[in-house]
RNA sequence: GGGCCGGUGGCGCAAUGGUAGCGCGUCGCACUUAUAUUGCGUUGGUUGAGGGUUCGAGUCCUUCCCGGCCCA
Numbered sequence: 001g002g003g004c005c006g007g008u009g010g011c012g013c014a015a016u017g018g019u020a021g022c023g024c025g026u027c028g029c030a031c032u033u034a035u036a037u038u039g040c041g042u043u044g045g046u047u048g049a050g051g052g053u054u055c056g057a058g059u060c061c062u063u064c065c066c067g068g069c070c071c072a
Stems, first nucleotide, its partner, number of pairs: 001071007010024004018055001025043001027041004048064005
């Protein structure tokens, strides 16, 4: 330099162009002498950045940034 894959809450990951969700975690309550476990509830996201298409974009197009793999 070229090709491919990925970037979404604190972490791991979902989401057919039509309300961004799940698990773990945080916090609160119940339970316990207490802790843990368990149960219930709660919290948290400018979907890596800019531009474009569209009534509508995490998703499609495009440029760039970051990470991984392969080729040279």
Notes: This is a predicted structure of a 72-nucleotide RNA (transfer RNA) from a bacterium. The RNAcentral record of the sequence draws on ENA. It matches the Rfam family "tRNA".